The RNA shown here (transfer RNA) has 75 nucleotides and comes from Pleurocapsa sp. SU_196_0.
RNA sequence: GGGUGGCUAGCUCAGGGGUAGAGCAAUCGCCUUACAAGCGAUGGGUCGUGGGUUCAAAUCCCUCGCCGCCCACCA
Repeated sequence: GGGUGGCUAGCUCAGGGGUAGAGCAAUCGCCUUACAAGCGAUGGGUCGUGGGUUCAAAUCCCUCGCCGCCCACCA
């Protein structure tokens, strides 16, 4: 340099046009003499950046950034 995958809640990840979820973690409650486990509830997101398409974009297109993988080149 070329190709390719990924970036979504504190963490690990779903969701691939109709307005965002799960598990774990956190907080509160139930249970227990108490703790853990278990059960229930609650909070938490400008969906990596900036544009475009669309009535509507996390989702499609372009740009850039970051993290991987493959190939090539140079020394």

Description:
Its Rfam family is "tRNA". Rfam classes the family as a transfer RNA. Rfam links the family to the GO term triplet codon-amino acid adaptor activity.